[in-house]
Transfer RNA from a Methanobacteriota archaeon, 72 nucleotides, folded computationally. NCBI's taxonomy places the organism under Archaea, Methanobacteriati, Methanobacteriota. Its Rfam family is "tRNA". Rfam links the family to the GO term triplet codon-amino acid adaptor activity. The family's RNA type in Rfam is transfer RNA. Model confidence (mean pLDDT): 80 of 100.
RNA sequence: AGCCCCGUGGUGUAGUGGUUAGCAUAGGAGACUCUGGAUCUCUUGACAGCAGUUCAAAUCUGCUCGGGGCUA
Numbered sequence: 001a002g003c004c005c006c007g008u009g010g011u012g013u014a015g016u017g018g019u020u021a022g023c024a025u026a027g028g029a030g031a032c033u034c035u036g037g038a039u040c041u042c043u044u045g046a047c048a049g050c051a052g053u054u055c056a057a058a059u060c061u062g063c064u065c066g067g068g069g070c071u072a
Stems, first nucleotide, its partner, number of pairs: 001071007010025004018055001026044006048064005
């Protein structure tokens, strides 16, 4: 320098154009319990950034940023 893959709550992931971005875990509150743990209920919290296509973008396209890999 070229090419390929990945980027979603604190963490791990699902979502391959349209129904409130789902699940687990984590944090907070409550119930239960003598206390703790376990269990149950409620709740908090996310699409790397910018632009484009589209009636509609986490999803498609381009560029940038970050991580990993291959070639030279």